[in-house]
RNA sequence: GCAGUCCUUCGGGGUAAGGUGCAAAUCCUAAUCGGUGGUAUAGCCCACGAGCUGCGGCGAAAGCCAAAGCACGAUCUAGUCAAAUUCUAGAGCCGACCGUACAGUCGGGAUGAAAGAGGGAAUAU
Numbered sequence: 001g002c003a004g005u006c007c008u009u010c011g012g013g014g015u016a017a018g019g020u021g022c023a024a025a026u027c028c029u030a031a032u033c034g035g036u037g038g039u040a041u042a043g044c045c046c047a048c049g050a051g052c053u054g055c056g057g058c059g060a061a062a063g064c065c066a067a068a069g070c071a072c073g074a075u076c077u078a079g080u081c082a083a084a085u086u087c088u089a090g091a092g093c094c095g096a097c098c099g100u101a102c103a104g105u106c107g108g109g110a111u112g113a114a115a116g117a118g119g120g121a122a123u124a125u
Base pairs, nucleotide, nucleotide: 005121006120007119008118009117010116017029018028019027031105032104033095034094035048036047037046038045043093044092051070052069053068056065057064058063075091076090077089078088079087097108098107099106
């Protein structure tokens, strides 16, 4: 210095104003937000995470780990460049489940979990 193991910390943002209505942050006009890794800097290129099922393993139980499967949204044009669907300019588009007047933004599962990012320890090489 690198790899594996163990411990530990961190790890998601957002409806102003107006209309209709008994009632809407849910409808209409409009506003507003953008997890993680890769790659020329990315919500919409490739991949991953969050949801559901759970082969199998551990455990007295609660529960934990977890193969595999299901589900999984959306972008173009011009310019610059060696290189950009990532930059610049312009015009667009998208957003799980449960609840509620139909929700990316409110309440809830969630003071949760994860992709991953950082720090530490011992051991072997």